This is a predicted structure of a 679-nucleotide part of an RNA (large-subunit ribosomal RNA, domain II) from Flavobacterium lutivivi. Model confidence (mean pLDDT): 84 of 100. Lineage of the source: Bacteria > Bacteroidota > Flavobacteriia > Flavobacteriaceae > Flavobacterium.
[in-house]
Context: one part of a larger RNA
RNA sequence: GCCUACGAGUUACCGUUGCUGGCAAGGAUAAGCACUUCAGGUGUGGAUCCGUAGCGAAAGCGAGUCUGAAUAGGGCGUAUAGUCAGUAAUGGUAGACGCGAAACCGUGUGAUCUACCCAUGGGCAGGAUGAAGCUGUGGUAACACAUAGUGGAGGUCCGAACCGGUUGACGUUGAAAAGUCUUCGGAUGACCUGUGGGUAGGGGUGAAAGGCCAAUCAAACUCGGAAAUAGCUCGUACUCCCCGAAAUGCCUUUAGGGGCAGCGUGUAGUAAAGUUUAUUAGAGGUAGAGCUACUGAUUGGAUGCGGGGGCUUCACCGCCUACCAAUUCCUGACAAACUCCGAAUGCUAAUAAAUGUUUCUAUACAGUGAGGGCAUGGGUGCUAAGGUCCAUGUCCGAGAGGGAAAGAACCCAGACCAUCAGCUAAGGUCCCCAAAUGUAUGCUAAGUUGAAAAAACGAGGUUUGUCUGCCCAGACAGCUAGGAUGUUGGCUUGGAAGCAGCCAUUCAUUUAAAGAGUGCGUAACAGCUCACUAGUCGAGCGGACGAGCAUGGAUAAUAAUCGGGCAUAAGUAUACUACCGAAGCUAUGGACAGAAUAAUCUGUGGUAGGGGAGCAUUCUAACAGGGUUGAAGGUGUAGCGUGAGCUAUGCUGGACUGGUUAGAAAAGAAAAUGUAGGC
Numbered sequence: 001g002c003c004u005a006c007g008a009g010u011u012a013c014c015g016u017u018g019c020u021g022g023c024a025a026g027g028a029u030a031a032g033c034a035c036u037u038c039a040g041g042u043g044u045g046g047a048u049c050c051g052u053a054g055c056g057a058a059a060g061c062g063a064g065u066c067u068g069a070a071u072a073g074g075g076c077g078u079a080u081a082g083u084c085a086g087u088a089a090u091g092g093u094a095g096a097c098g099c100g101a102a103a104c105c106g107u108g109u110g111a112u113c114u115a116c117c118c119a120u121g122g123g124c125a126g127g128a129u130g131a132a133g134c135u136g137u138g139g140u141a142a143c144a145c146a147u148a149g150u151g152g153a154g155g156u157c158c159g160a161a162c163c164g165g166u167u168g169a170c171g172u173u174g175a176a177a178a179g180u181c182u183u184c185g186g187a188u189g190a191c192c193u194g195u196g197g198g199u200a201g202g203g204g205u206g207a208a209a210g211g212c213c214a215a216u217c218a219a220a221c222u223c224g225g226a227a228a229u230a231g232c233u234c235g236u237a238c239u240c241c242c243c244g245a246a247a248u249g250c251c252u253u254u255a256g257g258g259g260c261a262g263c264g265u266g267u268a269g270u271a272a273a274g275u276u277u278a279u280u281a282g283a284g285g286u287a288g289a290g291c292u293a294c295u296g297a298u299u300g301g302a303u304g305c306g307g308g309g310g311c312u313u314c315a316c317c318g319c320c321u322a323c324c325a326a327u328u329c330c331u332g333a334c335a336a337a338c339u340c341c342g343a344a345u346g347c348u349a350a351u352a353a354a355u356g357u358u359u360c361u362a363u364a365c366a367g368u369g370a371g372g373g374c375a376u377g378g379g380u381g382c383u384a385a386g387g388u389c390c391a392u393g394u395c396c397g398a399g400a401g402g403g404a405a406a407g408a409a410c411c412c413a414g415a416c417c418a419u420c421a422g423c424u425a426a427g428g429u430c431c432c433c434a435a436a437u438g439u440a441u442g443c444u445a446a447g448u449u450g451a452a453a454a455a456a457c458g459a460g461g462u463u464u465g466u467c468u469g470c471c472c473a474g475a476c477a478g479c480u481a482g483g484a485u486g487u488u489g490g491c492u493u494g495g496a497a498g499c500a501g502c503c504a505u506u507c508a509u510u511u512a513a514a515g516a517g518u519g520c521g522u523a524a525c526a527g528c529u530c531a532c533u534a535g536u537c538g539a540g541c542g543g544a545c546g547a548g549c550a551u552g553g554a555u556a557a558u559a560a561u562c563g564g565g566c567a568u569a570a571g572u573a574u575a576c577u578a579c580c581g582a583a584g585c586u587a588u589g590g591a592c593a594g595a596a597u598a599a600u601c602u603g604u605g606g607u608a609g610g611g612g613a614g615c616a617u618u619c620u621a622a623c624a625g626g627g628u629u630g631a632a633g634g635u636g637u638a639g640c641g642u643g644a645g646c647u648a649u650g651c652u653g654g655a656c657u658g659g660u661u662a663g664a665a666a667a668g669a670a671a672a673u674g675u676a677g678g679c
Stems, first nucleotide, its partner, number of pairs: 001679006011094013026050003032044004054061002064076004097235002100232001104225003108221002115199009124189001126158003129154001133150006162186003168181003201217001203213003238614006248261005262368002264365006271359001272357001273358001274355009288341001289339002295335002300330003306324002308321004371396010401412003416590004421586003427580003430565003436577001438576006449567002457552002461549010478536005484509003489503003515530001519528002591604005615668001617665007625657002633652008
């Protein structure tokens, strides 16, 4: 892991409600007793319980009573239906749907492991070092001291046994529930060890690690209280039909739990509701807008109270100002906690129409009280987040189908069943892939694009629109020629001659035209060139502002890509036609539910959850049955039923067993790291 078996809302009592039945202003007996055909039997038994009257704290009064001074007002009552049994659902008390703690308490059992202690025994190869003391010699006044020996001390040294366990590898379903190999520490000591004994669970023991106390220790093990408790996790078993939620508010030692309300279901019921649309009448201060309409904030300008600074003065005056700046005026613009204004929606009411119980009330049973995405209006955050907190809507949740390559919630659309029928939605129609290589007119040349990307800014890309200048009296571009003179203007300067810089009546002359000079250049000149002009040529040439599509800007980590192939349209813009395309709609047939006399009409996605109707299993009772001419069981086949399932029959099997109507349950397994067995 699979198979088989077992495995979870039960039972008792007491309430509540529904249904069924008995009796009814009453209903019912309990224990006990008697009888008995012994049966959920008959009789007796009225103790007792509920109801028939309430109000008040009570005395008490009573269809009333309490409060009160009250004959007022108000509160609770009064116009009657109960009770007993059965049954279903649900609540309470009990283990109370099942399994599951860590723990707590009580009685005992443990120191054969291990910690420490007591008593009594045992063990430590070999080697090294060489303390004190002592002896000899030297030495001293005597000591001291020196030296040579002797001696054999030490939590001394090296290193076996023994004790330990530092390093690395292996081992990790091991050879082993702690080992093996290697390496290493101690090895006469606070050493190691045998035997016997002692200390016991909030206790021991501890050179102290919360260590150890029998592979168990921040409180051992055993049995018991005990089915402890578990607002937690997991599991909770057949079918079909009807309806169908919530993830919100308030409170909560409350936040993953509850109580009440909200939303669901069943039953019963009354009144007139509910919803939508239209019209009319209202309240309101949002969006917007506005602000010489307030409060506050605020751009530029005019005016310049007042102040600062300067001048003047003995002082007061007085004068000046590229400073600050009030008020007022003009101008621009801002506000959730500004408003002279002010919508759309929404809300309230009335009337009318549509719809047809959707509204509301009572009662029984719930679940929910972790929500989420998207769109819109906001708060918060960074106008960040698949962020967070509200509001309104929607979908997912609990929703299948088609589209978006793939996707909970985006677009389309709500699946009763069947069909090798048709029409459409979103989205598509070259191939993958159903349907246009469709029609018309443009644009794009970047594979831009073709189903997410991007800005400021840049650019004789290209198409197009508007305005405007020049032009056959010849434009624009090219080519040929000129581009001069006073003059090297004046100043400055070493120099300054069109061209370092400064100045300006930047003049004037000759001209077709030519600047006191556009740029390059020289030390300064020179030189080249431009403006400007003529000729040649012969028809368009410039400028500005928009619009479309392209272009650069354009950088991410494994190799890229529109879903792919690919495409110059199969890209893109506008218009149009045809077709494809879903569980949508239609067609045909069928099932079920509700309404209705019927014809017929409407409906049938669904988690939590509520309600209804059934199937199967075991046993009991009654009735009528089957079976060795083959029961149950097993294994095939065929048929029936929406389904749980049922029926017939072949083979096997070899002795029991099904039907109908009632009743009773040890009554349905795929899951619980479920339990046991087998493989």
It was read from a public genome assembly.
It matches the Rfam family "Bacterial large subunit ribosomal RNA".